[in-house]
RNA sequence: UUUUUAUACAGAGGCGCGGAGAGACAGGCUCGAUGAACCGCCGGCAACCCCCACCCAGUGGAAUGGUGCCAAGUCCUGACCAUAUAAAAA
Numbered sequence: 001u002u003u004u005u006a007u008a009c010a011g012a013g014g015c016g017c018g019g020a021g022a023g024a025c026a027g028g029c030u031c032g033a034u035g036a037a038c039c040g041c042c043g044g045c046a047a048c049c050c051c052c053a054c055c056c057a058g059u060g061g062a063a064u065g066g067u068g069c070c071a072a073g074u075c076c077u078g079a080c081c082a083u084a085u086a087a088a089a090a
Stems, first nucleotide, its partner, number of pairs: 001090008013042004021031003025078004043070003048066002051061004074082001
């Protein structure tokens, strides 16, 4: 990168660095010098993998570890396999 499967109305932010962008894309709308992105540290949410139990299709529990996430319903509308994430395979 591609494919398959699952999920996407809930939840969870401070500091440092940095210095003008950010919210995938298009159109809107919004956030941003009362400090955007990036990066780092700490904290938190969730529970896909992992782990445990069972009346094992599945349900429940747990949160040390591998990911993910922490403005707005995936911000809204559109395309809905468009995008994102997880797991597996190539």